[in-house]
This record gives sequence, C1' cells and structure tokens, in this order.
RNA sequence: UGUACCGAUCGGAUUAUCGCGCUGGACGAUUGUCCGGUGAGGAAAGUCCGAACACCACAGGGCACCGUGCUUCCUAACGGGAAGACCCGCGCGAGCGGUGAUGGCAUGUGCAACAGAAAGAAAACCAGCCGAUGACGGCGCCUCGGCGACGAACAGGCAAUGGGUGAAAUGGUGGAGUAAGAGCCCACCGGCGUCUCAGGUGACUGGGGCGGCCAGGUAAACCCCACGGGGUGCAAGGUCAAGCAGUACCGCUCGUUAUUCACUGAAAAGCGACUGGCGAACAGACGGCCCGUUCAUACGCGGUACGGGUAGACCGCUAGAGGCCGACGGCGACGUCGGUCCCAGAUAAAUGAUGAUCUCGUCGUUCGGGACUUUGCGGAAUCCGAGCGAUAUGACAGAAUUCGGCUUACAGGUCGGUACAAUCC
Repeated sequence: UGUACCGAUCGGAUUAUCGCGCUGGACGAUUGUCCGGUGAGGAAAGUCCGAACACCACAGGGCACCGUGCUUCCUAACGGGAAGACCCGCGCGAGCGGUGAUGGCAUGUGCAACAGAAAGAAAACCAGCCGAUGACGGCGCCUCGGCGACGAACAGGCAAUGGGUGAAAUGGUGGAGUAAGAGCCCACCGGCGUCUCAGGUGACUGGGGCGGCCAGGUAAACCCCACGGGGUGCAAGGUCAAGCAGUACCGCUCGUUAUUCACUGAAAAGCGACUGGCGAACAGACGGCCCGUUCAUACGCGGUACGGGUAGACCGCUAGAGGCCGACGGCGACGUCGGUCCCAGAUAAAUGAUGAUCUCGUCGUUCGGGACUUUGCGGAAUCCGAGCGAUAUGACAGAAUUCGGCUUACAGGUCGGUACAAUCC
C1' cells in the first nucleotide's frame, strides 16, 4: 500500500412553491383563513425472549407442564450484556481461535449400524503357558504292582501380555514375581478420592500428606438435582350514545324455623306438601388436574337449539426503566451527579410532489505522474492527482400501546481490530 474477514457507525444536506396529518395562537361562524411548531428505522422486519400496563374473586399452596444450568458483576427483568475460570483445537513459545446449551453416568433404565471373541464390571479369533490333573511318546530304573525326569499340547485347565477388528477394547514406563501372565506386588508418572497449606470476592489455580481406588462414551437420551414461571393480552381494557326480542326445552340439593293444608291419632305428637326467613352444599367464578379462602345458591345459577339488535363516538394513545451534552467512578457492560430538550399519534390509515444549489459515492472523458512492458519509440489494462460532464429512488426497507434484548436483510463510505500478499527501511 492492497485484498479478505470481524465489529462499530453513517447510510444525505440546504432552500423555494404546492399538497397532507397532528398541534399552539389569532380571526371567522359554518365545516374556513393566517402565523408558528412538528411529522417513519437501525433494523420500523421476524413475533423469538423479558417487562411496563390492563383485566380475570385471591394470584395463596401443590402436581403436571415449561424454561434456565461455570463464576462474579450490570440491568426493571431476560434464554440478554461485560469481564473472567475451566474444557477443546492450533502454535517451540508469547499467544490465537472456538463450530463449548459448562450441574449429575462407580444413580436407575436405555443407545452405539457394521466389524470384532467381546461394547462395560463383558470377553477368547490367532499367537502364549502346562506349575497342578487325566491320557500319549520314547528313555532310564525296578521288588514286574509300577516309579522318575523329559517331550508334546489330545482332553482339560490357566491367562488377557502381544497381534487382529473398530470412532472407541478396563491407565503408562520400568522392575520384581509367575508354568506363562496380570496393579497380583513395588518405584515413578497420570487420573480419581480424601485431608491440609497458600493465592483469588468467586468459578478455580499451585504445593504437600494419605489411599492400588483405576468400572470407558452418550443426559440438545429418558431420568435425577438446583433455581425460576398464575392466565390472557391494546383485537388488553374503560366511558358515552343508540337499539332490539326473546322463544322452546333440559338440569339444580340438604338442614333448621314460622304459617297454612292433607293423612294417622282421643290428645300430645308423627309424617308429607307449598310458601316465606336463615344457613350450608353440587355445578360455577381457573384456563390441564387438585386443595384452601371468598362469593353465589331458585326474582338465582348452569346448559342446548333457534331467533333479534349493535359494529357509532371518545379514552387507552405517547413526558418515557426518554433523548442529547458534560464531569466523576469503573478493565468493562454500566452507574452517579449536573445541565438541556419535547422530537409522529394516524384509524383505510398522513409524513408527499416539483425546481434550484451543495456534498459523498459511481460512471464517462481530458491532462499530468507512478509502476509494468520494450533495444528504443511507444503502449492494452491498472493505480494516484486535478479539471469538465452526468447522476441522490444511489443498499435493506415503512410506524399502529410502549420499552430492553436476540435473530435476519443491507450497495457504498468512515473508524478500529485480525489475517495474508507485495514493496521499502
């Protein structure tokens, strides 16, 4: 200097005329006129998280279900952010990267095709051993009943050391021991457990002692553990106005008390029914289930079918966990303090059109220069600078209750970081 990647940020400005929405003021009295203010994003997208706010009798307890899962900090909160720790990969190293859902598998149940003897406390295909046991072979001895050592590996027994298979095969090196062999035993190393010391807020890091404990992977497998979660959502919800028309059928209990009536009774009383009062249940008010409290319980509640009216106006609706500037604190995310500003509220849905000027970028053209090429003249393409001309629809893309995040889209410019290449010092 160039290229690529990652992150942040910008992604037009000024003015005039006309038009549109909201709003302040003055005038006007009809539905207007004039003056002023203001009017779409970093993602307005996705609707994936969290919340504010609203309503649901309480939002109280439990189960189911769902979410999160290393530490500390930030935040209203979050599955978000910042800084770290560990793990994995690369590097001789200083370091760099991460495509890491990071509590638990010597908890239980599962899964790992094929290959392999065997895929978890399993297991013997080839090689290994024959101490001990039976049989076999030849040799030696013999009291002729047998005995002894050796060989070999038939039966049988031992073993997991080497090889093989596989993504993965029950720690590694050395020694001792054994028939051969194995943490069977020993030393050192590694892992695990436990005790302790030092550092750190912590996750963790480093050192030391003891223990042969050495039985892999997988939980975005079921599961276990810890923490968290009431539901629905601005089409939430509220006010006003207007308007009609309900009908049929089904279901709904108990206790107590008062009056009346019927039956039995000589009477007292018993028993049944209606109505009134009081109380308490079932269903209901909670959506998947259950419990509790409260309400409600016949002029009431619940359900099925058919039918009628309404879709209007206003609020919610934008002053906020708000923006900008500065100081201080903090590695940082961010916080505290001070100052300053008001920056859309539409409702079939406004925020536009035209002209001029400027600037960035892009394209074209002219001139100059550099590098390259050539013996030289010259020269296609490319780079830099300047002038002239064209061009701001020249990326992705448009509010609808609001805010904090995440994810996705984005031509080009600027800044920062990383990597590579070339040249010079």